[in-house]
Molecule: small-subunit ribosomal RNA
Organism: Patescibacteria group bacterium
RNA sequence: UUUACUGAGAGCUUGAUCGUGGCUCAGGAUUAACGCUGGCGGCGUGCCUUAGGCAUGCAAGUCGAACGCCCGCCCAAACUUCUCUUCGGAGAAGAAUGUUGGCGGGAGUGGCGAACGGGUGAGUAACACGUACGAACCUACCCUUUAGAGGAGAAUAGUCCGCCGAAAGGCGGAGUAAUACUCCAUACCCUCCACGGAGGAAAGAGCGUAACUGCUCGCUAGAGGAGGGGCGUGCGGUCCAUCAGCUUGUUGGUAGGGUAAUGGCCUACCAAGGCUACGACGGAUAACUGGCUUGAGAGAGUGGUCAGUCACAGGGGCACUGCGACACGGGCCCCACUCCUACGGGAGGCAGCAGCUAGGAAUAUUGCGCAAUGGACGAAAGUCUGACGCAGCGACGCCGCGUGCGGGAUGAAGACCUUAGGGUUGUAAACCGCUAAACCCCAUCAUCUAGGUGGGGGACAAGCGCCUGCUAACUACGUGCCAGCAGCCGCGGUGAUACGUAGGGCGCAAGCGUUAUCCGGAUUUAUUGGGCGUAAAGGGUCCGUAGGUGGUUUUUUAAGUCUUUCGUUAAAGACUCCGGCCUAACCGGAGGACUGUGAGAGAUACUGAGGAACUAGACCUGCUUUGGAGUUAGUGGAAUUUCCCAUGUAGGGGUGAAAUCCGUGGAUAUGGGAAAGAACACCAAGGGCGAAGGCGACUAACUAGGAGUUGGGUGACACUUAAGGACGAAAGCUAGGGUAGCAAACCGGAUUAGAGACCCGGGUAGUCCUAGCUGUAAACGAUGUCCGCUAGUUGUCCCGGUUUACUGGGGCGACGGAGCUAACGCGUUAAGCGGACCGCCUGGGGAGUACGACCGCAAGGUUGAAACUCAAACGAAUUGGCGGGGAGGCGCACAACCAGUGGAGCAUGUGGUUUAAUUCGAAGCGAAGCGCUGAACCUUACCUGGGCUUGACCUUCAUUUACAUCUACCUGAAAGGGAUAGAUUAAACGAUGAAUCAGCUGGUGCAUGGCUGUCGUCAGCUCGUGCCGUGAGGCGUUCUCUUAAGUGAGGUAACGAGCGCAACCCCUGUUGUAUGUUAAAUUUGUCAUACAAAACUGCCUUACCAACGGUAGGGAGGAAGGAGGGGACGAUGUCAAGUCAGCAUGUCGCUUAUGCCCAGGGCUACACACAUCCUACAAUGAACCGGACAAUGGGUUGCCAAACCGCAAGGUGGAGCUAAUCUCAUCAAAUCGGUUCUCAGUGGGGAUUGCAGGCUGCAACUCGCCUGCAUGAACUUGGAAUUGGUAGUAAUCGGGAAUCAGCAGAUCCCGGUGAAUACGUUCUCGCCUCUUGCACACACUGCCCGUCAACUGAGCCGAGUUGGAAAUACCCAAAACCCCCGUUUUCGGGGACUAAGGUGGAGCCAGCGAGGAGCGGUAAGUCGUAACAAGGUAGCUGUACUGGAAGGUGCAGCUGGAUCACCUCCUUU
Repeated sequence: UUUACUGAGAGCUUGAUCGUGGCUCAGGAUUAACGCUGGCGGCGUGCCUUAGGCAUGCAAGUCGAACGCCCGCCCAAACUUCUCUUCGGAGAAGAAUGUUGGCGGGAGUGGCGAACGGGUGAGUAACACGUACGAACCUACCCUUUAGAGGAGAAUAGUCCGCCGAAAGGCGGAGUAAUACUCCAUACCCUCCACGGAGGAAAGAGCGUAACUGCUCGCUAGAGGAGGGGCGUGCGGUCCAUCAGCUUGUUGGUAGGGUAAUGGCCUACCAAGGCUACGACGGAUAACUGGCUUGAGAGAGUGGUCAGUCACAGGGGCACUGCGACACGGGCCCCACUCCUACGGGAGGCAGCAGCUAGGAAUAUUGCGCAAUGGACGAAAGUCUGACGCAGCGACGCCGCGUGCGGGAUGAAGACCUUAGGGUUGUAAACCGCUAAACCCCAUCAUCUAGGUGGGGGACAAGCGCCUGCUAACUACGUGCCAGCAGCCGCGGUGAUACGUAGGGCGCAAGCGUUAUCCGGAUUUAUUGGGCGUAAAGGGUCCGUAGGUGGUUUUUUAAGUCUUUCGUUAAAGACUCCGGCCUAACCGGAGGACUGUGAGAGAUACUGAGGAACUAGACCUGCUUUGGAGUUAGUGGAAUUUCCCAUGUAGGGGUGAAAUCCGUGGAUAUGGGAAAGAACACCAAGGGCGAAGGCGACUAACUAGGAGUUGGGUGACACUUAAGGACGAAAGCUAGGGUAGCAAACCGGAUUAGAGACCCGGGUAGUCCUAGCUGUAAACGAUGUCCGCUAGUUGUCCCGGUUUACUGGGGCGACGGAGCUAACGCGUUAAGCGGACCGCCUGGGGAGUACGACCGCAAGGUUGAAACUCAAACGAAUUGGCGGGGAGGCGCACAACCAGUGGAGCAUGUGGUUUAAUUCGAAGCGAAGCGCUGAACCUUACCUGGGCUUGACCUUCAUUUACAUCUACCUGAAAGGGAUAGAUUAAACGAUGAAUCAGCUGGUGCAUGGCUGUCGUCAGCUCGUGCCGUGAGGCGUUCUCUUAAGUGAGGUAACGAGCGCAACCCCUGUUGUAUGUUAAAUUUGUCAUACAAAACUGCCUUACCAACGGUAGGGAGGAAGGAGGGGACGAUGUCAAGUCAGCAUGUCGCUUAUGCCCAGGGCUACACACAUCCUACAAUGAACCGGACAAUGGGUUGCCAAACCGCAAGGUGGAGCUAAUCUCAUCAAAUCGGUUCUCAGUGGGGAUUGCAGGCUGCAACUCGCCUGCAUGAACUUGGAAUUGGUAGUAAUCGGGAAUCAGCAGAUCCCGGUGAAUACGUUCUCGCCUCUUGCACACACUGCCCGUCAACUGAGCCGAGUUGGAAAUACCCAAAACCCCCGUUUUCGGGGACUAAGGUGGAGCCAGCGAGGAGCGGUAAGUCGUAACAAGGUAGCUGUACUGGAAGGUGCAGCUGGAUCACCUCCUUU
């Protein structure tokens, strides 16, 4: 100055995090299509597919002022006849032939046009296009200009006559015109030239005049211009290298031909060139551009409409005419196809406009007009024009408008929701008022329309998608992993805002959605603007060509670079301003822009190029030194094995344990000797050397390198490095040797469910050498090479230095700062900050596979895809959980001890079975003597049968006056039903009716509340502030010591706090005080009740530690000593743990039944299995006799005394007691004393059964308990396995209570007697903390690999087979050009060349393909368990062998291996 003003993200990998990385979405666009819907107008736009085929009509004609004719009509000049006459002429009539003129029509000759306009995009990767230059050219019509236009002649179409043919068409004869054709003359001029000369033109027509001159349009030869065209060159724009070599007219020259013109454009001869990694040749794809879409831009995609260029016209070839064509609506020939035919022969080309057919998801009318614009012809009028202008059809696109406006609450009805009150739809509607457009008429107009004027009537025109998140918008019902949805994640298995419907809402609107494609987001190919230690990615290493890059000074140049000027960059489009249609879309004008390119001038810092110099890079040389560096030859000892000799005797060897194996034919062991091969202990160290692979006894020779130091020399000689070359562990291959040990394969032995393995015994290739090949590894520092710069500390090797210091140099290590990094980590040996060059990566799988090529003897290597499939795959770190990882600690966890269970009989519960029913629940620990603290009826939920239906129960109203209660009757199993009397009462209760409703032990404990179990009375679980980390998270809470304890202490980026622990509460043990009934019996109490005291490591001592503190041991005192003992008390959470049947409760279901009442039955069944008890198996006992000592509790529907009866259970009886009083209950038993039994299935044991009784109760059969007598089963201490218990405990003994009419082997309490053992923490189980690994996170009951089997998908190989395109060699060869010949010359014959065609071989591409091998996918198949933890044999890589499969083994390598120990180095103190 100004025209320019502009860049957004989100979802999905995880338990969570950061990163990497892909997939998906939101935006815009379209020649679109599809679905639903649809009022109007303007402007645009409309076969993207079969360059498939086409009926019909039209799309290129025009000129009579170039020409001769034919037909029709008109006129009447001329002509003929007649009349008149001023004799010049005037008038009238006529039409047989011929002439002339005018109008119209027809074909023909001739001229111009038909090469434009219109269509299409097949071909073409090319000077085709774009852009900028150039020289060897042509140009009708147009413009300017110079000169000319004089003579003469021969034909021909049409036409007529004749003939051939179906037709198309053709032949012969006669005859005619021209601006058609030919000749002569002339030549300003043009061309050629031997410079003398030679050659080359023409046409007239119209108008006009009385006539001439003339005018107009044409004609000929030149010159110039404009516009158009031909040719050449630089540069630019696609993919594939799995296309690497191509080329013989090929590259150049000479001569000729040809062309408007240059040229291998063509021919002959000569030479052997030309192109290519800056991609030739080949293949695939494609018209190119202005532009268009998108994008912040750079770019990416695209080339429809409009405009410029090219190419093509059914598929090919060819020329003719012409200014111009090798010609869309011209010609000849071949081929394919269609049509006509008299079968002889002919006709045709919509990729012009309409239209038809086919194809397709899909693309319009067989319209009107030349009025406008433009074109052809013409002097013009004009004719022609499917170019064009208009109209028609299509919401196909863009733009504009409308579907009303103002009032209107009872917030109507309806619908939906509801907590039932109400809310929403909603001023929305109805209703009242108001006025427009569409519509009709008139005029301009080819048509159509806007606009204008007037009149009439009058509110009549909204849908589509969406509502889990991304993403604006939520409820109800239905459905129940079904039906379905889905762009991605995902939704749906009974409470779905995700499916379907409805109500409501959100968005856009005559459209809205979907699908397809492109750009964007995607910095996800990164120029702007990415990366490569572990995520994908550094080549195994070095040398090295092209290429890229390059030190200091000076000079020249001006290629790059910069400035400026001129030309060009078509128009349209885009942008800005202004204007025209009412506005907009649309259109017009002006401007700038078009980032490009050509030319001129200038500048010279930097880069380049040329010259001259320099020494700091690099190299060479002298000296010193170093090392497992390489190659070759030789030498050595230890060990192993074999053989020989000797000693010697029964074993040896091997393993977790064994066996195979060796050994009395003498092994193993020991001693001596011999042979052979391979490898080199100690030194030896993350120490050395080498480019890497790799290199280790000693000696020598040869070869190569590094470092240091100090002089000298060269003078940028450098760095990197596609292609190429060399080296390259192990395994493997070829040939020949060698073979001690080891050892794939193989053979045995074990192990095992199996064991193709791990372990053991053997053992061949191989391992070794020589000569070749192979060329790969976790060839790793997972880190390319070179150079410069950027804090340090420390160890070690070599060199320099007075062997000391060191501003020393060079290697190999550790730690660490800044910085970097996703983090881990790296950190002067960088993964920091920069520079140069190379290699490589772009989601996972498919796959380092297939095909092709190259290499290899082979094995195989190098290069290296796609289809298909998934929404992830992956890195680092975090928190957990887990480990047949580690460390520490705890617990009746083990160990030690005691007693059991598991065996028997019985009881109870469960499973199973049975049944009409055996109601239901509970299921490892943590279900199973559990819910149930007590099923004969009831309970009861189950079954069978009989009944009831507003109900057994709850609320309201009305009616009823005996309808209620009691006593009686009939029927019935009862419930219920029926029928009357009497009494009492009138509040209540009941009945009937109506309407709400009741009821459910019906489902869902995975919809819930509450309660409970469990880990676990384990010591944990968290928060605030702060600090660290990008973050998830961490620190605190880790560490050391300690504790029962996250108990306490010390230390500490933490400081504090909370829930848990502990304490507070209860019982108990000691004492004191107070009180004292019913105890006791009299100076009370070891009783009851209440209150209080006492214990705190307080005191002493020893040990340990840094500690004044803590812990441990001992002691004193004390009733009690280190929590005195016991109980209640259960953190955050886990198990979708348990319970809808205790209760409550959402929802679903039933409602004359899944509800309610009743009787009977069942829950009690019984081959069997399990769990928990009881009783036992006996002498530590059983039985009998005698004697002794408790505690807690209960009792009026009750406990029940004394006394009497009964063998007993019990009965009679009735005192006392609402309880320290009476009673259960003299309360006990084990115990103690005595007697009998004497080791037996016994006097142990008591099951089972019979008989007789008792008690409770309506009721004892199914199905109770007890008593007496009789009967007298199993069982003689219990397999594998397993439980409880650490002290008043186990064991043993009895007692009480709850439930309860009755029923106890169970449960809960009470006391009596009263032990043993604990070395200890290796192991089992469980738990806590720290640490480590992890591919787990539903968390190891995890994850996960491969074969096989089934279904399915795409690709690969494949005997062959089918088709296509392009070459190649040969054969044959149409038309045409060219050449030659000819008596027929617009012709005939021949030659050469060519399209098409044929034959052959070699490839390429595509389709199909029996069968084959692998790969991907698919809720619940088979076999094993390879990997992830030390994954139970550490894993992985390369290679070789081998096996159902994962895999195993050998050799070499790697750590991307856990654990323990040692060594080295470092950090902190």